[in-house]
RNA sequence: GCGAUCCCUGCGGGAGAGUCCAAGCGAGUCGCGCAUGUGCGUGGGUCGUUCGGCGCCGAAGGCGCAACCGCCCCGGAAACGCUCAGGCCCACGGACCGCAGAGGAUAC
Numbered sequence: 001g002c003g004a005u006c007c008c009u010g011c012g013g014g015a016g017a018g019u020c021c022a023a024g025c026g027a028g029u030c031g032c033g034c035a036u037g038u039g040c041g042u043g044g045g046u047c048g049u050u051c052g053g054c055g056c057c058g059a060a061g062g063c064g065c066a067a068c069c070g071c072c073c074c075g076g077a078a079a080c081g082c083u084c085a086g087g088c089c090c091a092c093g094g095a096c097c098g099c100a101g102a103g104g105a106u107a108c
Stems, first nucleotide, its partner, number of pairs: 004106004008101006018054001020053002023050005029044006055088003061084001062082003068076003
C1' cells in the first nucleotide's frame, strides 16, 4: 500500500406461534330508564392495562451437547437442543443476507 476478515454506521429484505379463557381498573361507543342539571344508573360490543390460568413459538439475549477448528494444558464453536428471558393482530423488535461508507483491530 492493495485486497480479505471482524467491529461500527446508514439503507433494503427478514420467519414462527392464542388478536385464548376469566376477573379487576381505565377510556370510547351503542341501547334503555330517570332527570333535562355538558348528569346518574344499568346492559352489550371495542381498545388498552394489571394479575391469574392453560396452550404455543424461537431468528434479540442466555444456557447445554457437539460435528469441526486451533496456539491442542486447555480453549473457540451452530440456523442443533432447552426455553430462564423474550415473543404469539398491527407496530416495535428480529438471527441472518445484500448494498454503501469512513475509522479501528487482526493476519498475509
Molecule: Glycine riboswitch aptamer
Organism: uncultured Caulobacterales bacterium